[in-house]
A computed fold for a 77-nucleotide RNA from Sulfurimonas sp., annotated as transfer RNA. It was read from a public genome assembly. The organism belongs to Sulfurimonas, within Bacteria. The coordinates come from a structure-prediction model, not an experiment, and the mean pLDDT is 82. It matches the Rfam family "tRNA". It is annotated as a transfer RNA.
């Protein structure tokens, strides 16, 4: 260069055939517990769902495009 999958909370992932407020563990913070601390147990904070466009009555989901990332092939004479 082509092609393929992927991009969700700090991190590690759900999230169905498009449906209304996008969740889960672990991390953080704050309570009971405890002589402390850890463990438990209860809360609570964090999300432009890569960015921009289309579709559509409705997108985290479908469609283009662009940005990164992983994998395959090709160039490199």
């Nucleotide at each position: 260069g082509c092609g393929u999958u992927c991009g969700u909370a700090g991190c590690u992932c759900a999230g169905c055939u498009g449906g209304a407020u996008a969740g889960a563990g672990c991390a953080c913070c704050g309570g009971u517990u405890u002589g402390c601390g850890g463990u438990a147990c209860c809360g609570g904070c964090g999300g432009u769902c890569a960015g921009g466009g289309a579709u559509u009555c409705g997108a985290a989901u479908u469609c283009c495009u662009u940005c990164g990332a992983g994998c395959g092939c090709a160039c490199c004479a």